[in-house]
RNA sequence: AGCGGGGAUAGAGGCGCAAUUAUCAUCAGUAAACAGAAUGAGGGGCAGGGGCUCCGGAGACUUCUGGCGAAAGGGAUAGUUGCCGAAGCGGUGCAGAGCCCUUGCUCUUCGCUGCUGGGCCGGCAUUUAACAGAUGCCGGACUGUCAUGCGGUUUUUCCGCAUGGAGGGCUAUCUGGCGC
Numbered sequence: 001a002g003c004g005g006g007g008a009u010a011g012a013g014g015c016g017c018a019a020u021u022a023u024c025a026u027c028a029g030u031a032a033a034c035a036g037a038a039u040g041a042g043g044g045g046c047a048g049g050g051g052c053u054c055c056g057g058a059g060a061c062u063u064c065u066g067g068c069g070a071a072a073g074g075g076a077u078a079g080u081u082g083c084c085g086a087a088g089c090g091g092u093g094c095a096g097a098g099c100c101c102u103u104g105c106u107c108u109u110c111g112c113u114g115c116u117g118g119g120c121c122g123g124c125a126u127u128u129a130a131c132a133g134a135u136g137c138c139g140g141a142c143u144g145u146c147a148u149g150c151g152g153u154u155u156u157u158c159c160g161c162a163u164g165g166a167g168g169g170c171u172a173u174c175u176g177g178c179g180c
Stems, first nucleotide, its partner, number of pairs: 002178002006175006014084001016083009034066005042055004046104006087116007095108004117143002120140008145165008
């Protein structure tokens, strides 16, 4: 020279990811509270059982009417910030919370582990006020990257097509190893 691809750093994909601020629509003429009428003994504290406790003939619960009348979550637009396993999802474990015990269920932090390169469209199911959105499964083309094959091109290089893989990837630089 070359070979490999250990360590570190920096990057790329694009309707790219997440957070946050403002505005707007939706939520909704809904909930709550108030008033009236009817009824007349139960009702509430996540669910079953057992406790405890609160409200209730000064009318609870329920139904109807009236006026008044939200918010959260999710969404769109604009901006800002952090980033490229960005992020999201599944399983599992300890702990904490939901009045107490138990069995569940739900929520939160942390740990372990598995999956997804990315966004889009469609179908089914779940969730939800929602046909928005989200999640899971299935399918479709698109796109970035690498590999293989074929073709073109001034060999290299670069371009195109086809097929396939996955981010523990790919590209670049530095360093290190083998080798000389």
Predicted 3D model of a 180-nucleotide RNA (Lysine riboswitch aptamer) from Planococcus sp. CAU13. Of the family's consensus pairs, 100% are formed in the model. Lineage of the source: Bacteria > Bacillati > Bacilli > Caryophanaceae > Planococcus.